[in-house]
RNA sequence: AGCAUGCGAGUGAGGAUCGCCGGUCGGGCCUCGUGUCACGAUCGGAGGAAAGUCCGAGCUCCACAGGGCAGGGUGCCGGGUAACGCCCGGGCGGCGAGAGCCGAUGGAAAGUGCCACAGAGAGGAGACCGCCGAUGGCCCGUUUCCCUAGGGAAGCGCGGCACAGGCAAGGGUGAAAGGGUGCGGUAAGAGCGCACCGGGCCACCGGAGACGGGGGUCGCAUGGCAAACCCCACCCGGAGCAAGGCCAAGCAGGGACGAGGAGCGGCCCGCUCCACUCGAGUCCCGGGUCGGCUGCACGAGGUCCGUAGCAAUGCGGGCCCCAGAGAAAUGAUCCUCCUCCACUCCGGUGGAGACAGAACUCGGCUUAUUCGCACGCUACUU
Numbered sequence: 001a002g003c004a005u006g007c008g009a010g011u012g013a014g015g016a017u018c019g020c021c022g023g024u025c026g027g028g029c030c031u032c033g034u035g036u037c038a039c040g041a042u043c044g045g046a047g048g049a050a051a052g053u054c055c056g057a058g059c060u061c062c063a064c065a066g067g068g069c070a071g072g073g074u075g076c077c078g079g080g081u082a083a084c085g086c087c088c089g090g091g092c093g094g095c096g097a098g099a100g101c102c103g104a105u106g107g108a109a110a111g112u113g114c115c116a117c118a119g120a121g122a123g124g125a126g127a128c129c130g131c132c133g134a135u136g137g138c139c140c141g142u143u144u145c146c147c148u149a150g151g152g153a154a155g156c157g158c159g160g161c162a163c164a165g166g167c168a169a170g171g172g173u174g175a176a177a178g179g180g181u182g183c184g185g186u187a188a189g190a191g192c193g194c195a196c197c198g199g200g201c202c203a204c205c206g207g208a209g210a211c212g213g214g215g216g217u218c219g220c221a222u223g224g225c226a227a228a229c230c231c232c233a234c235c236c237g238g239a240g241c242a243a244g245g246c247c248a249a250g251c252a253g254g255g256a257c258g259a260g261g262a263g264c265g266g267c268c269c270g271c272u273c274c275a276c277u278c279g280a281g282u283c284c285c286g287g288g289u290c291g292g293c294u295g296c297a298c299g300a301g302g303u304c305c306g307u308a309g310c311a312a313u314g315c316g317g318g319c320c321c322c323a324g325a326g327a328a329a330u331g332a333u334c335c336u337c338c339u340c341c342a343c344u345c346c347g348g349u350g351g352a353g354a355c356a357g358a359a360c361u362c363g364g365c366u367u368a369u370u371c372g373c374a375c376g377c378u379a380c381u382u
Base pairs, nucleotide, nucleotide: 001378002377003376005374006373007372008371009370012337013336014335015334016333017332018331020045021044022043023042024041025040026039027037028036029035030033047355051366052365054364055363056362057361058360059240060239061238062237071236072235073234074233075232076090077089078088079087080086091105092103093102094101095100106231107230111229112228113225114224115223128171129170130167131166132165135164136163137161138160139159140157141156142155143154144153145152146151147150179197180196181195182194183193184192198220199218200217201216202215204213205212206211244294245293246292247291253285254284255283256282257281260274261273262272263271264270301320302319303318304317305316306315307314308313338353339352340351341350342349343348
């Protein structure tokens, strides 16, 4: 200068005082209860993400013979786990000098489809520039021969043209151009031939496997995209704590009894009102509204030790009980100290010290975010 892993944390650390919420015990009060209280003691009181609600579960209710289709998800191999799209270890590919990091990483010779723009050509291709033009053609020069001037024929030329035609090396286009580099070869070229690298196929060896290794063989048309359809393998009911359970005023309904009931604040008389089979009132019943209780804090729990394992994690033992609601509590003040910033009369003074915050509960992932600690490792300099 970096890399990786694990951990801690109140708006920094320690202390004091005063509060707030919940539990237990005690006390006070009354309507004597699973009651209540501004009482006392004691115990506990946010997070690594409590967040996003993105995956996977527990729990609850609903649905559900079995099989198939459709639909959705996952996708190298092995392991872990209650489960997972998570974690661990490994393989392969890419990046980095390295410690390490990143990767939806099955199948593209099963089939279908797509490959914009550019470009000649985008997949059993193609010729724009370019290279060649050996061979054939045309032209020029020259030698020989032939025929009557003029020509013709044959040959020759490190001749010319680039017409037929050959090529795919080089240029150019593109994300990608039909293996790569080199030598030979050739008219120029080309797996045309050869060497090495790469690839296909075959068996062998190593490995549990992904895969790796060397060997033989084939000069090797057969890109890329499956977060395109698709194929293959495996997995998948729905809704959610406003789930669900219990209790239950009032009003309405049903049933039984039923002739009196209420008021005029003691009692009697009296008066008034409401009833008397179209039923006041009392009791009971089921469903159930307001409301209350529960679910709801002992759990895939925490911690220490041992043990198996490279690890994730498992197993065994000891100890501990640790928020829970009203969507509302989890705070305030002071003292000492730490780090940083500003000012300073060098004594101090002032300010700041992340992100955020439970609500049925867990396991993950992702996102936000400051400071500190521990352990391991890499590279460079001295």
Annotation
Predicted 3D model of a 382-nucleotide RNA (Bacterial RNase P class A) from a Gemmatimonadota bacterium. It is recorded under the gene name rnpB. It matches the Rfam family "Bacterial RNase P class A". Rfam links the family to the GO terms tRNA processing, dimeric ribonuclease P complex and ribonuclease P activity. The family's RNA type in Rfam is ribozyme. The RNAcentral record of the sequence draws on ENA. The coordinates come from a structure-prediction model, not an experiment, and the mean pLDDT is 78.